[in-house]
Molecule: small-subunit ribosomal RNA
Organism: uncultured bacterium
């Protein structure tokens, strides 16, 4: 630091996901040791049990328990009892101090909190320092004792008693109050010591220490106030009556509406009040480069709370966790009368939960409380236990060891890998184990002693030094030593990409995986297992969560023309921002200093544990806040000035700018009248409609409404919407010129206000045309549409609403700057040739540089470079929807979510493909012709059906007379039945032998099975033996037309013999890609020429090859015969001239001429020539497409069968037959049938063959039989032709079908062959829709040959004979090529895709209501309590001689008030019959809306209508194709 994922590919936008770090974690698998940390995040749920706050006898009265001592009694002579507070001590009690700390928790709290920095009107026990005191009295009361009540808790009465308990008196330096005169208010002793003096011998007295009182100051702690900061929601916008302030009073430790009375009417709030939700805050923790973001466990500071709510008491301090009172809920005890309790202390229990530990030890250390101290208490704390919960460290061995062992796995069968890994050999012993040894944590206090201080003092006390005596929970401590032995100690996850790591088997869209993309449908590196590998390691994975990556909320650091995003437009409030300059100020800003910013943590640097984690010393840092001193450039503020921004005045000027009133002509329609007659109208074609009751047409007149042709223009005006006849009136703004004036008056603009197309709404008018709805007619499968005929709202006017549009330049406003060129509108100026040029200001357009942009594009009218202000965006869908609010008469508008769901949705551009887009061009593509098919019969193939089987394959063109160049058996793969099992066939091993071969018998359909018999060895070698052959045995194996053509090779079809398909280098583009290959011509052709950021090249085209056509030459048998001879006959002699044969050459190249073209390529015409522009035909098939065809030609991976899915035999089937289709044959007849007739070919074939010729037969054919291994012989007759006849009919056409009889092939013609003869004589009279072939030796027509083959040909492949017609032309159909355009397609239009309906599931809105929470208001009730009042009752201290008083207590009353109750309301949540839409879901229904001109261009707003997508009306924009025109630019 990035990566994966949208596409065929690309760039961008944009979301989702991953890699990192982290955690108080949990879960799964696994688990050796130690150190250091950490451990209920949930139910602030409920708690059994134990412990967690006591202590002081040196405050007090005392003595229940224990001990010692002394005495006494009993006696079993060492035990029991009794006595003695005299002693150690001490239960209970009075009193003091402490229970306000320490410990827990985070419920509440958005501010009475916390953090930072300040402040003044306060208190502060214990502690420190100072000052001044500590005198003298009094009355009670616990306890104890006696008595009573009660189950208990507890309580009542009486008597007696102490204090450092309580109360007066005295004193008052200081203190408090004050009217400044004065007034008020304290205290307590205890312990130790003691020389005088006194003594009732207790002490007094003195002194020391501690305690006490008053006061001052400090320290510490606490209370209060101020400022700033401190989460989300505006779908919470207004809140507030003690509320805001004042005066007075009360109250508090203290300021204060803190409380009360009166007065005033304030206070807070868009800089977010109030309300709702959530939350303890901080130091810090995690993450991050940082800025930030998230969090607030452990540790530390603050706050709040202690079962829930309320309340006060005591006290220095509490409204009090282990105190009190009341209310409530809950639990427990009870004798039913009444009582007790509060683990959010430490353990522990139940419960909840994914989940969090021991009812441990000790006060040894640190600290706290009490005490003079010893000491006591301390679940604070220190330790131990449990848990891999985290961090850190260590170990599970080390070296050597190749026969590269065995085993596993893979394999191309050779081997590879696991792997030096193991074993083996040699070592070591950390840790764990056993045994031993053994620090530090301990310093004190106490006691003894020496000195110092204090003192009157050698007591006491304090302090320093020395000595002595002890004190350890942890602890079987750490650490060290010895012993034994490799001995006790490795797992987890992953291996398709991201992301390090690959193979086999199993499975077969199943089972499953998955963080994202995605794997799995028979060869899965993605599932499961195995082997191997990778990573980490006492852990490893998963889940959850936070930050990061994410510049994906952008302060650092993003955007808004088309991706999400500029408000429809303006005016303007608050706010933000603001020209030049003087002086001042110093708020911002900058610098210095001071204070603070707790400690811990982080960082740096030392130190201590063997290291580390961890602990510890020091430092730095802590962006902040506050105070203070300075600086003054910039900003602010104040002040003075200026004129460049802005504005005003004067003079001109253009304009569909706005409003009102009036006027005009053309046209449509209607009405009236005239002329006139049969149609009009409308469409793709029609019909509805109108018309003989006189339409349309035409002329004249009238009425009425609406709109203003031409001018007219990327012309004008306006902020936008928008504005178009003419005239008048009223009125806004702009621009220009020249001066004058004001003097920053400016820009923007949240809220707000106004304007705002069309449609729509209300009221009243108006209504010609047009026209939603509606009606009818067409179209159509349907047609709720497009088309037609009608037609109502509406469109128009007035007034009032609505407030939205693709309200668009999809581009907010303002200002400045940054090359140009060319148009156009308005104004001004200058120049002159007086209608042009130049300059300038303002608008409006086109092109274009730099720059910007993802690209397209923008480009002085910016989307460039900058500043200021506003608005808006943050993945797609859900949804601009729901709910709520506001607005509206309504329609609806505006503001505006969530659940859920997807991994995309998008923008621009690229290459293709496609278009019922365009241009150019080609092809028997159409057209022009000729002949067919489709109708009939038959043949043949296919589908379907049937069957035991009808074997299999081929399926638009490009399957269907195809594989099959030939199914009676065989073939044959299918079916039935019968047999064989190393097999019909191959290789290898062993044994035997000759085997082979021949003959015979039984059984059988055959195969097969069983039996008898004859003959007996071939080759090499000396032999052994080997090979050949056969049989037998067992095993490796054979065998399979079984599956997969979607695992493959090879071969083939097709587009298509179409003219295309690419590459190298260069160049353009961010890139996919482009260029070249496009363009202008031309060609059959990417053929050639020219041009050109291209230059070249390759595969294709063409040519080279074969054949036919002309000639020459060579050769002359089996071919030929002009000349000579000869014959029935080229039969023979002869010849090779000719034909022919088959070799070699020539020939044709736009070469020549003319025209045309651009002087080119070429084209047109001509000459010559056998042939002329590729001369005809063939072979030849680019890159690729169709997962095209073929596993059944062959080959082949994998899978499957192995006494069968192999092999073999017989019989059957492939030949079936209601039917449908393809391809053919024969016909329907006279261009013909029939009969007759020595006319004329070519290609071919032939020995298991072709067969002359002769004979027999009507014939098929048979019986003989010559020739020929073929230019020699044979097949072999060519047929159309010619002559005659028939005369239009189901025929002398046609021949199917059937009967009878034969022939041939063959083992065999029943299923199931071909042929012959005789007889029979069907359909059919030229074929509907539709459709095929063919452009010249072609179509058509005629016959001939061949392959296959025993036989079987209407098929196929060839051959020749006769031999046409037509092509104007490219509009249309089909296919193709090139260019271009649109695209939402890329599996590529057989594409994509929308909505209703039906089904399943999910979340959600409404909903009669219902349940609960919470809040508010009003009222009622008032517990405890303090406060206020009262003074009936009671009453020790003080006053008083007394009566009594002061004071106090209880009672009563009053207001306040928790809980509770009643009523009303707000708000939130749960449930809810039914209901609305939404989302999701391999194969449901209906249509076809959108994407191409998507077949009616689509879309936006609005209104109506319709099963549905949608349709129609009105207005709008182009984000519409095509054609034409105009304008502009370049040259």
């Nucleotide at each position: 630091a990035g990566a994966g994922u949208u596409u065929g590919a690309u760039c961008c936008u944009g979301g989702c996901u991953c890699a990192g770090a982290u955690u108080g974690a949990a879960c799964g698998c696994u688990g050796g040791c130690g150190g250091c940390a950490u451990g209920c995040c949930u139910a602030a749920c409920a708690c059994a049990u134990g412990c967690a706050a006591g202590u002081c006898g040196a405050a007090c009265g005392g003595a229940a328990a224990c001990g010692a001592u002394g005495g006494g009694a009993g006696c079993u002579u060492g035990c029991u009892c009794c006595c003695a507070g005299g002693c150690g001590u001490c239960g209970a009690g009075u009193g003091g101090c402490g229970g306000a700390c320490g410990g827990g928790u985070g419920a509440g709290u958005a501010a009475u909190g916390c953090u930072u920095a300040g402040g003044a009107a306060u208190c502060u026990a214990c502690c420190c320092a100072g000052u001044a005191g500590c005198g003298g009295g009094g009355g009670a009361u616990a306890g104890c004792c006696c008595g009573g009540g009660g189950a208990a808790a507890c309580u009542c009465g009486g008597a007696u008693u102490a204090a450092u308990a309580c109360c007066g008196c005295a004193u008052a330096a200081g203190c408090c109050c004050u009217a400044c005169g004065g007034g008020g208010g304290a205290a307590a002793g205890c312990a130790g010591g003691g020389g005088a003096u006194c003594u009732u011998c207790g002490g007094a007295c003195c002194u020391u220490g501690c305690a006490c009182u008053a006061u001052u100051g400090g320290a510490u702690g606490a209370g209060c106030c101020u400022a700033a900061g401190u989460c989300g929601g505006a779908u919470u916008a207004g809140c507030u009556u003690g509320u805001u302030g004042g005066u007075g009073a009360g109250g508090u430790a203290a300021a204060g509406g803190c409380u009360c009375a009166c007065c005033a009417a304030g206070g807070c709030g868009a800089c977010g009040a109030u309300c709702c939700g959530u939350a303890g805050c901080u130091g810090g923790u995690c993450u991050g480069a940082g800025a930030g973001g998230a969090c607030g466990a452990u540790c530390a500071g603050c706050c709040a709370c202690a079962c829930u709510g309320g309340g006060a008491c005591u006290g220095a301090g509490a409204c009090a966790c282990g105190g009190c009172c009341c209310a409530g809920a809950c639990u427990c005890c009870u004798a039913c009368g009444g009582g007790a309790g509060g683990c959010a202390g430490c353990a522990g229990u139940g419960g909840g939960g994914a989940a969090u530990a021991u009812u441990g030890g000790a006060c040894a250390a640190u600290g706290g409380g009490g005490g003079a101290a010893a000491c006591c208490c301390u679940g604070a704390u220190c330790c131990a236990g449990c848990a891999a919960u985290g961090c850190c460290g260590c170990g599970u061995g080390u070296g050597u060891g190749a026969a590269g062992a065995a085993g596993g796995c893979c394999u191309g069968c050779g081997g590879g890998u696991u792997g030096u890994a193991a074993a083996g050999c040699a070592c070591u012993u950390u840790c764990a184990g056993u045994a031993g040894a053994g620090a530090a944590g301990a310093a004190a206090a106490g006691c003894c002693u020496a000195g110092g201080g204090a003192u009157a003092a050698u007591a006491c006390c304090c302090u320093u030094g020395g000595g002595u005596c002890u004190u350890g929970a942890c602890g079987u401590u750490a650490c060290c030593u010895a012993c034994a032995g490799a001995a006790g100690a490795a797992g987890c996850u992953c291996c398709g990409g991201c992301u390090a790591a690959c193979u086999c088997c199993g499975u077969g869209c199943c089972a499953g995986c998955a963080g994202c993309c995605g794997c799995g449908g028979u060869a899965a590196u993605a599932c499961g297992g195995a082997g191997g590998g990778a990573g980490c390691g006492a852990g490893c994975g998963u889940u959850a969560a936070u930050c990061g990556g994410a510049a994906u909320u952008a302060c650092u650091g993003g955007g808004c023309g088309u991706a999400a995003a500029g408000c429809g437009c303006a005016c303007g409030u608050a706010g933000g921002u603001g020209g030049c300059u003087u002086u001042g100020u110093a708020a911002g800003u900058c610098g210095g200093a001071u204070g603070u910013g707790a400690a811990a943590g982080c960082c740096c640097u030392g130190g201590g544990c063997u290291u580390a984690a961890c602990c510890u010393g020091g430092g730095a840092a802590u962006g902040g806040c506050a105070u203070u001193c300075g600086a003054u450039a910039c900003u602010g503020c104040a002040u003075g000035g200026c004129u460049a921004g802005a504005g005003u005045a004067u003079g001109g000027u253009a304009g569909a700018g706005g409003g009102a009133a009036g006027u005009g002509g053309a046209a449509u329609u209607u009405c009236c009248g005239g002329u006139g007659u049969a149609g009009c109208g409308g469409u793709g074609a029609a019909a509805u409609g109108c018309g003989u009751a006189g339409a349309u047409a035409u002329c004249g007149g009238a009425a009425g409404g609406a709109a203003c042709a031409c001018c007219a223009g990327u012309g004008g005006c306006g902020a936008a919407g928008g504005c178009g006849a003419c005239u008048u009136c009223c009125u806004g703004g702009g621009c220009c010129a020249a001066u004058a004036c004001u003097g920053a008056c400016a820009c923007u603009g949240a809220g707000g206000u106004g304007c705002g197309a069309a449609a729509g709404c209300g009221u009243g008018g108006g209504g010609a045309g047009c026209a939603a709805a509606c009606a009818g007619g067409a179209u159509u499968a349907g047609a709720u549409a497009c088309c037609c005929u009608g037609g109502u709202a509406g469109u128009c006017c007035a007034c009032g609403c609505c407030g939205u549009a693709a309200a668009c330049g999809a581009u907010g406003g303002a200002u400045g700057c940054u090359a140009g060129c060319c148009g156009u509108c308005g104004g001004c100026a200058a120049g002159c040739u007086u209608g042009c040029u130049u300059g300038u200001c303002g608008g409006u357009g086109g092109c274009g540089c730099a720059g910007c942009u993802a690209a397209c594009g923008c480009a002085u009218u910016a989307a460039g470079c900058a500043u200021c202000c506003c608005g808006c965006c943050u993945g797609g869908g859900g949804a601009g929807u729901a709910c709520g609010g506001c607005c509206g008469c309504a329609a609806g508008g505006u503001u505006a979510a969530a659940a859920c769901u997807c991994a995309a949705a998008g923008g621009a551009a690229u290459u293709g493909a496609c278009g019922g887009g365009g241009g150019c061009c080609c092809g028997c593509a159409c057209a022009a012709g000729c002949g067919g098919u489709g109708g009939a019969g038959c043949a043949u193939g296919u589908g379907g059906u049937u069957u035991a089987a009808u074997u299999c394959g081929a399926c638009g063109c490009a399957a269907c007379g195809c594989g099959a160049a030939g199914a009676a058996c065989c073939u044959u793969a299918c079916c039935a039945a019968g047999c064989c099992u190393u097999g019909a066939c191959a290789u290898g091993u062993c044994c035997g032998g000759a085997c082979c071969g021949g003959g015979c018998c039984c059984u059988g359909a055959a195969a097969g099975g069983g039996g008898c018999u004859c003959c007996u060895c071939c080759c090499a070698g000396c032999a052994a033996u080997g090979g050949g052959c056969c049989g037998g045995a067992a095993c490796a194996c054979a065998g399979g037309u079984g599956c997969u053509g979607c695992a493959u090779g090879g071969c083939u079809g097709u587009c298509g013999u179409c003219a295309g398909c690419u590459c190298g280098u260069g160049u353009c583009g961010u890139g996919a890609g482009g260029u070249g290959u496009u363009g202008g011509g031309u060609u059959a052709a990417g053929u050639c020429c020219c041009g050109c950021a291209a230059c070249g090249a390759g595969c294709g085209c063409a040519a080279c090859c074969c054949u036919c056509g002309c000639c020459a030459u060579u050769a002359g048998u089996u071919g030929c015969c002009a000349u000579c001879a000869u014959u029935c006959a080229g039969u023979u002699g002869g010849g090779c001239a000719c034909u022919c044969u088959a070799g070699u050459g020539g020939g044709a190249c736009u070469g020549c001429c003319g025209g045309u073209g651009a002087u080119a390529a070429g084209c047109c015409g001509g000459a010559g020539g056998a042939a002329g522009g590729u001369g005809g035909g063939g072979a030849u098939g680019a890159c690729g497409u169709c997962a095209a065809g073929u596993c059944a030609u062959c080959a082949u991976g994998g899978c499957c069968c192995u006494u069968a899915c192999g092999g073999u035999u017989u019989g059957g089937g492939c030949u079936a037959c209601a039917c449908a289709c393809g391809u053919g044959c024969u016909a329907c007849a006279a261009u013909g049938g029939c009969g007759g007739u020595g006319a004329c070919a070519g290609u071919g074939g032939g020995c298991a063959g072709c067969c002359a010729c002769u004979c027999a037969g009507u014939a098929a054919u048979g019986a003989g039989g010559a020739g020929c291994u073929a230019a020699u012989c044979c097949c072999a007759a060519a047929a159309a032709g010619c002559c005659g006849u028939c005369u239009c009919a189901g025929u002398u056409c046609g021949g199917a079908u059937u009967g009878a009889g034969c022939u041939c092939u063959g083992c065999a013609a029943c299923u199931c062959g071909a042929g012959c003869u005789c007889a029979u004589g069907a359909a059919g009279u030229c074929g509907g829709a539709a459709u095929c072939g063919c452009u010249a030796g072609u179509a058509a027509u005629c016959g001939c040959g061949g392959a296959u083959c025993a036989g079987c040909a209407c098929g196929c492949c060839g051959c020749g004979g006769u031999g046409a017609a037509u092509a104007c032309g490219u509009u249309c159909c089909c296919g193709g090529g090139c260019c271009u355009u649109g695209u939402a397609c890329a599996c590529a239009c057989c594409g994509c895709c929308c909505g209703u309906c039906a089904c399943a599931c999910c979340a959600u809105g409404g909903g009669a209501g219902u349940u609960g929470g919470u809040c508010u208001u009003a009222c009622c009730c008032u517990a405890a309590g303090a406060c206020g009042g009262u003074g009936c009752g009671c009453u020790a201290a003080c006053c008083g001689c007394a009566a009594g008083g002061a004071g106090g207590c209880a009672g009563c009353c009053g207001g306040c008030c928790a809980c509770g109750g009643u009523a009303a309301g707000g708000u939130c949540a749960g449930c809810g019959a039914c209901u609305g839409g939404g989302g999701u879901g391999a194969a449901g229904u209906c249509g076809u809306a959108a994407c191409a001109a998507g077949g009616u261009a689509g879309c936006c707003g609005u209104a109506g209508g319709g099963g549905a997508a949608c349709c129609u009306g009105c207005g709008g924009g182009u984000g519409g194709a095509u054609c034409a025109c105009c304008u502009c630019c370049u040259u």